[in-house]
RNA sequence: GGCGGCGCGUCUUAAACAUGCAAGUCGAGCGAGAACGGAGCUUCGGUUCUUAGUAAAGCGGCAAACGGGUGAGUAACGCGUGAAUAAUCUACCCUCGGGAUGGGGAUAACUUCGGGAAACCGUAGCUAAUACCGAAUGAAGCCCCGCAUUUACUUUUGCUUAUAAUUUUUUUUGUAGGUGAAAGUAAGUGCGGGGUGAAAUAGAGUAAUCUGCCUGAGGAUGAGUUUGCGUCUGAUUAGCUAGUUGGUGGGGUAACGGCCCACCAAGGCGACGAUCGGUAGCCGGCCUGAGAGGGUGAACGGCCACAUUGGGACUGAGAUACGGCCCAGACUCCUACGGGAGGCAGCAGUUAAGAAUCUUGCGCAAUGGACGAAAGUCUGACGCAGCGACGCCGCGUGAGCGAUGAAGGCCCUCAGGGUUGUAAAGCUUAUUAAGCAGGGAAGAUAAUGACGGUACCUGUUGAAAGCCCCGGCUAAAUACGUGCCAGCAGCCGCGGUAAUACGUAUGGGGCGAGCGUUGUUCGGAAUUAUUGGGCGUAAAGGGAGUGCAGGCGGACAAAUAAGUCAGUUGUGAAAGUCCAUGGCUUAACUAUGGGAUUGCAAUUGAAACUGUUGGUCUAGAGUUUGGAAGAGGAAGACGGAAUUCCUGGUGUAGCGGUGAAAUGCGUAGAUAUCAGGAAGAACACCGGUGGCGAAGGCGGUCUUCUGGUCUAAAACUGACGCUGAGGCUCGAAAGCGUGGGGAGCAAACGGGAUUAGAUACCCUGGUAGUCCACGCCGUAAACGAUGUAUACUAGAUGUGGGGAGUAUCGACCCUCUCCGUGUUGUAGCUAACGCGUUAAGUAUACCGCCUGGGGAGUACUAUCGCAAGGUAGAAACUCAAAGGAAUUGACGGGGACCCGCACAAGCGGUGGAGCAUGUUCAUUAAUACGAAGCAACGCGUAGAACCUUACCAGGGCUUGACAUGUAGCUGCAAAUCUCGUGAAAGCGAGACUUCUUCGAGAGUGCUACACAGGUGUUGCAUGGCUGUCGUCAGCUCGUGUCGUGAGAUGUUGGGUUAAGUCCCGCAACGAGCGCAACCCCUGUCGUUAGUUGCCAUCAGUUCGGCUGGGCACUCUAACGAGACUGCCGGUGACAAACCGGAGGAAGGUGGGGACGACGUCAAGUCAGUACGGCCCUUACGCCCUGGGCUUGAAACGUGCUACAAUGGUCUAUACAAUGGGUUGCCAACCCGCGAGGGGGAGCCAAUCUCAAAAAGUAGGCCUCAGUUCGGAUUGGAGUCUGCAAUUCGACUCCAUGAAGCUGGAAUCGCUAGUAAUGGCGUAUCAUCAACGACGCCGUGAAUACGUUCCCGGGUCUUGUACACACCGCCCGUCACAUCACGGAAGUUGGUUACACCCGUAGUCGGUCAUCUAA
Repeated sequence: GGCGGCGCGUCUUAAACAUGCAAGUCGAGCGAGAACGGAGCUUCGGUUCUUAGUAAAGCGGCAAACGGGUGAGUAACGCGUGAAUAAUCUACCCUCGGGAUGGGGAUAACUUCGGGAAACCGUAGCUAAUACCGAAUGAAGCCCCGCAUUUACUUUUGCUUAUAAUUUUUUUUGUAGGUGAAAGUAAGUGCGGGGUGAAAUAGAGUAAUCUGCCUGAGGAUGAGUUUGCGUCUGAUUAGCUAGUUGGUGGGGUAACGGCCCACCAAGGCGACGAUCGGUAGCCGGCCUGAGAGGGUGAACGGCCACAUUGGGACUGAGAUACGGCCCAGACUCCUACGGGAGGCAGCAGUUAAGAAUCUUGCGCAAUGGACGAAAGUCUGACGCAGCGACGCCGCGUGAGCGAUGAAGGCCCUCAGGGUUGUAAAGCUUAUUAAGCAGGGAAGAUAAUGACGGUACCUGUUGAAAGCCCCGGCUAAAUACGUGCCAGCAGCCGCGGUAAUACGUAUGGGGCGAGCGUUGUUCGGAAUUAUUGGGCGUAAAGGGAGUGCAGGCGGACAAAUAAGUCAGUUGUGAAAGUCCAUGGCUUAACUAUGGGAUUGCAAUUGAAACUGUUGGUCUAGAGUUUGGAAGAGGAAGACGGAAUUCCUGGUGUAGCGGUGAAAUGCGUAGAUAUCAGGAAGAACACCGGUGGCGAAGGCGGUCUUCUGGUCUAAAACUGACGCUGAGGCUCGAAAGCGUGGGGAGCAAACGGGAUUAGAUACCCUGGUAGUCCACGCCGUAAACGAUGUAUACUAGAUGUGGGGAGUAUCGACCCUCUCCGUGUUGUAGCUAACGCGUUAAGUAUACCGCCUGGGGAGUACUAUCGCAAGGUAGAAACUCAAAGGAAUUGACGGGGACCCGCACAAGCGGUGGAGCAUGUUCAUUAAUACGAAGCAACGCGUAGAACCUUACCAGGGCUUGACAUGUAGCUGCAAAUCUCGUGAAAGCGAGACUUCUUCGAGAGUGCUACACAGGUGUUGCAUGGCUGUCGUCAGCUCGUGUCGUGAGAUGUUGGGUUAAGUCCCGCAACGAGCGCAACCCCUGUCGUUAGUUGCCAUCAGUUCGGCUGGGCACUCUAACGAGACUGCCGGUGACAAACCGGAGGAAGGUGGGGACGACGUCAAGUCAGUACGGCCCUUACGCCCUGGGCUUGAAACGUGCUACAAUGGUCUAUACAAUGGGUUGCCAACCCGCGAGGGGGAGCCAAUCUCAAAAAGUAGGCCUCAGUUCGGAUUGGAGUCUGCAAUUCGACUCCAUGAAGCUGGAAUCGCUAGUAAUGGCGUAUCAUCAACGACGCCGUGAAUACGUUCCCGGGUCUUGUACACACCGCCCGUCACAUCACGGAAGUUGGUUACACCCGUAGUCGGUCAUCUAA
């Protein structure tokens, strides 16, 4: 959620079931036989007729074994398919024959009596039959015997073919085959004889006749039995079996058979999977798939099995019987407690269970079935209807016109547009389905219609859309809300303030009476690979060999016909699928026909290939002969060097050991050294990607025994071969057992070190063990991580063993060849790495093994082992990856090369003191905000008393301190001034004047609205700017080439440079951004120009370049020159370049500056400015006063001043540069100790002024002390700026005179006009916190051997399990919680096997008291 058609509908619980119905029928087999009612009569008590030979019941017959349900059991001849039955039965039905004579006694019903609650039962009596029983007849049935004939088999034998052996030969014998004869046995058929053995002559009919009965043969149908093949899973189920397997003889059955029994034999099944466990009804088919397959067994159809559970038989043609019987169990019901009744897995229906599945309907009208002669009766089979969008199919929810592109919604760049959208409204028009009314079928071939007044026709009225999705896969997007929350999610994944992914809205997409989700199956998945995969490194070659079974197998001709191929026949049910045609309006649905059913069986052929049989061959394989190499194996014997120990000698204080030590040994004489002796183990040199072996492995020498291999040339055998599950054998080291042996070495263990610790690495000792014999173990990265065998497919070059040729006197050399062992490499293969005649190439045969990671080679089980353990070998659970090869980066206490004040060599500091300044922390009403390793911290701030100011307290304003616009109002110029109050801002009051063309306008005020405003938030939304790596030398591109690709090459390499600077080489050739240069300052010279600069020469002079004069010099500031490895020598590769030199003011980028590649750090900044989003709007905006940013227990950074004699102080005296100046710099002069004041000349500046430079130099004093060092702190008195100096300014004077005597660990700067040291200037600025910042000049060093180390960086290379990239990744314990699996004293249920006991019903047998003719 509108309609109709056709289908389907307890998949769970073979759970339990109330109620009704689902199997009866026949009077034409039989006897008996009511009642109600009706009609008469009546004495009203009854009775007659009818109902009626009816109902109901009984005997008898047939049916009830069909039809209907379910799938529990069953892994089986259960099912499927094909055969067999000469080993069988078959009621009813059909066909053809034959027959039915004559008797008998019972028994239900009924009547009577009795028992019982009931169910039901018993006694006595009567009666019938197509019920039952004898007798007779009787064959074409059955049994026995005989004769004839056919077939098959057995035995004997004749002939003959082939072959083997044998024989001197003829032969003989054996084996296999063909053919003839005789005898016997069995079976079939025919004939004859003997025996046995039926019936209902019943029913109907006047009759004809019909229907039954008995018997035989045949058919049809149905059934039984047997059998070939096929039919799930587990080997962590490997042995099973005693009626078991077979025989003989019986019994039994419809029938074969150990089906049963007696006896005899010891068999039968099994790796081609027996037995056992688990699961399951099987099939036609159905779903999926290109197919091969995989899954499945609802509906429909075939077969089987079952009917509450188990057992049993009876009846019958048929049952071991769903709606029959008996017994037992469980359950339910009735009961008078004694005893009884029941079985929905029939149709409806109920209950429980469950996610879940319908009406206690109508009818026998049709189809079919049972009975009947028939009428007919019965039929929950069946035909129909009802319920359910459960499925499939069909139809509809309208059609045409309609722009003002309506309103509304949504969006936006927002008063304009887009979209919803011809959609709506409106106009015209139509009726499908359905309701109502009228008509009205087929299904029925005489009658009979549940469906049904249904389908259909006509008229009239006139309804009906939802669900999912919109990040990609995947068709379809925007806004708002939310803010890792809420939520989504099939996979990837979305959400942490701009979410096309959540929620809503709008719009869109898909499907449509449905849509979406969930579950299941197949597909994609070549991801179990037959079609159609793999195993060097991703999972995967067994440790190696030998070899039974198995699989596979060389050449030639022949036979055969099992496989194979072809034809034919039978079968492969129907339905379904496919094709064609037809019927319902169409379709779904359905009818007819065809095809298909890929299979099985039979038969006839073919003979290439495979198989089989016999024959032949030599190329595979093997044997014999000559020769060869070798750590091949086993046993025995021998040898020398070394180590240790023992004895003796010499000899004295150490030895030994390590990074350094110590433990240890040694004056009881070590180590060292000499001589002698003992013992055990191992065999230096040769020695080699050399050799041998199947692998493990094998190394002194000799002897004995022994295996394999290679080569040369012939001969022989004649496929004898390859592989190989199980089996068997071998099998390093360690380990185990018994007995030896024990020098060295050495697990465990002791001690000493190292270390935070050190159960380690190092040292000193040291036991098992290592060695031998015998026996176990049976594993290794047992590796070439590469199974074995065979064949084929370019080369080059080593090496070991043999042979031939050539050559030589001979040995080499050289060439060819066979077998091994290496390197490199073509084709090909490979994901790549790589492999490449020793394949990972191309093929064949066989074996082993793999199927995501973990759990786990674990558990259980089995087996082997003395043990340790080995072999075989899971699952639950969990993850979305684990893994391989290669690439680019990054990283490494990896390697190579190189650079930098990076270290080293030096100089001076910081860290200690006091003060200044910044920060942290603390405090506070507030101590505004930011900056945070280097790359925050004298940073933003180049000036916080007010202002600044953003913070705090209080007082005020609300279109606002500021901008633009609109509307209205009222004035007026705006201004300005005065008064009150107040801390001010503000609030309130008043005064006065005024432009113009007198309309308006401009300006201004007020009100209202748009808006202003925000140092509020987000630097992780941004622009711009900046820091940093780093002035490090790098970062890229185009084309080409290489690679499957990521990518590589270029950019690497050899040199060189400060430099990816340059040269050379090169599958690269070029180019870009960087480097360098071009720009500025400075160093030398020249030209031009001389005022305010300068003064060499000349003159004057007040002696001052002051004046005249001059522009030579200095200087100023513009233009030029100059330096380029240009020249010479050497080195280098004849290069680039480097080293040295000349000249030159300057020499190898002369010195300094500006200039900062691709990028990194989500680096810094929303508080410089700009800007998106969010937030505030009588406040997070604006104004004002005061306070705060200046607070201080403590900590850190950056500085200043010092600690003194290279100094301090006093006096005298010399030499700069950069700069600034009218709100200014301020001279001379005067006053003041001084800060300063007065004063006023000059200067808008190369003119005047700030302005004194200081260190230095000369001289005096101080004499090593907390001082004549040092100046903090504090008191007092002042000056200046400013509205204002208290919080909170600077300076001056007097007085005071702190710490501090060179600074721990640690750490910073600097390579030359640098460090160090000395002063000067400027910006900001009323003043000033400046000791800061930015500049200037003066004086002016030391050191660099060098690149091992620390830090940072560059290039190449290497490893990587890192890629947020080592501040990475990652392992284990523990704590808490949860889940899974396992254990646990026990407890409980189920199942299976074995053994034993009890025992119901029942069949069969025995017996025969009793009864019968039976």